[in-house]
Bacterial RNase P class A from a Kiloniellales bacterium, 409 nucleotides, folded computationally. RNAcentral holds the sequence, with entries from ENA. The gene name in the source record is rnpB. The prediction has a mean pLDDT of 75.
RNA sequence: UCAGACAACCGGAUGGUCGCCUUCGCUGCCGGCCCUGCCGGCGUCGGGGGAGGAAAGUCCGGGCUCCACGGGAACACGGUGCCGGGUAACGCCCGGCGGGGGUGACCCUAGGGAAAGUGCCACAGAAAGCAAACCGCCGCCCCGCGGCCACGCCGCCGGACGGUAAGGGUGAAAGGGUGCGGUAAGAGCGCACCGCGUCGCCGGCAACGGCGACGGCACGGUAAACCCCACCGGGAGCAAGACCAAGUAGGGGCGACGGGCCAGGCCUUCGGGCCCACGGCCAGGCGGGUUUCCGCGCCGUCGCCCGGGUCGGUCGCGCGAGGCGUUCGGCAACGGACGCCCCAGAUGAAUGGCCAUCCCUGCGCCGUCAGGCGCAGGACAGAACCCGGCUUACAGGUUGUCUGACGCC
Numbered sequence: 001u002c003a004g005a006c007a008a009c010c011g012g013a014u015g016g017u018c019g020c021c022u023u024c025g026c027u028g029c030c031g032g033c034c035c036u037g038c039c040g041g042c043g044u045c046g047g048g049g050g051a052g053g054a055a056a057g058u059c060c061g062g063g064c065u066c067c068a069c070g071g072g073a074a075c076a077c078g079g080u081g082c083c084g085g086g087u088a089a090c091g092c093c094c095g096g097c098g099g100g101g102g103u104g105a106c107c108c109u110a111g112g113g114a115a116a117g118u119g120c121c122a123c124a125g126a127a128a129g130c131a132a133a134c135c136g137c138c139g140c141c142c143c144g145c146g147g148c149c150a151c152g153c154c155g156c157c158g159g160a161c162g163g164u165a166a167g168g169g170u171g172a173a174a175g176g177g178u179g180c181g182g183u184a185a186g187a188g189c190g191c192a193c194c195g196c197g198u199c200g201c202c203g204g205c206a207a208c209g210g211c212g213a214c215g216g217c218a219c220g221g222u223a224a225a226c227c228c229c230a231c232c233g234g235g236a237g238c239a240a241g242a243c244c245a246a247g248u249a250g251g252g253g254c255g256a257c258g259g260g261c262c263a264g265g266c267c268u269u270c271g272g273g274c275c276c277a278c279g280g281c282c283a284g285g286c287g288g289g290u291u292u293c294c295g296c297g298c299c300g301u302c303g304c305c306c307g308g309g310u311c312g313g314u315c316g317c318g319c320g321a322g323g324c325g326u327u328c329g330g331c332a333a334c335g336g337a338c339g340c341c342c343c344a345g346a347u348g349a350a351u352g353g354c355c356a357u358c359c360c361u362g363c364g365c366c367g368u369c370a371g372g373c374g375c376a377g378g379a380c381a382g383a384a385c386c387c388g389g390c391u392u393a394c395a396g397g398u399u400g401u402c403u404g405a406c407g408c409c
Stems, first nucleotide, its partner, number of pairs: 001405010012358007020050006027043007052380001056391002059389005064237004077233005082096005097111001098109004112228002117226002119222003134168002136164004141159002144156005176194006195217001196215008241315004247310001251306007259282004264275004284299004322341008359378008
């Protein structure tokens, strides 16, 4: 210098001006009350605060709230799954182990159990799980042909029987691998090394690693297939939930008033009288702009009180597993101690617009090659009960540590 790896961080800055939400103080007006005061609403003025690293997806773990539930165990269902640690907890994080990739810094990894059982292993292939034998290789026998040193031997073609698993071929996978010996040909048949298994010793808290002895190999793969083992798990969610409470229309209670008749009820000396708002009829009242008539529809009227719901309002709702700094313990995640700080709470939902200067990027023009001028652009995205994580999106930029290559000293 180039190419990379990992980690941490910023994510426009400053000023002016006009607004928005919230809070505090002073003050003005209005309203209420238990009225020298307090409370509430609206407003002026002056202070304080006002989005994020992901506020997002709503995937995991909690706080909080309501509902259900006497405790324990088992079963079912769901989740997690190498080991140790951290944490309120986690499927998160840290440090290790095993496996895989990279020259390397480093990265990836759902990684318990396949000698508990069941299932599956497509296509191809002879054979995919009680292993098997297609082409081969080898032995013996038979038939045929040929050759020769000819009662036999050798070679070749074919067939039957048998041995074999070297080699070929199929497949993701074929009952260990490489080499030497051995054999008719072969084969852990024998041996050495590697792998595998068992046992022992050593190191490590452990996962696991190292060494040695023994075993000739017996044990294919698949559990993000059923399953087995261990551990964890009530449900719904701030539209949770609590409180105050208007108008109108329903519901309930009390009181006052309400023309006539029938039916009905009460009384009766049986002559009748009284009540009549409840069942019916008439009268009456109300409605469609007004008046009359006819028709239609609806209806006891008024007052007070009680209760539920709706609109609306208040709380939940910002002191918290809080932030920052120093220091101590720890490789780290993280934890302890001390000091300082208070840091958004909207509810159709505030956190914005404009101007100037600067920064970065791109384009164009000029240039005396130092640069200057003009234009355009500056991401992803926005709290809504809160917290810890994960995942996803993101223009551009900064810092630190490390790796590889090349060059120079």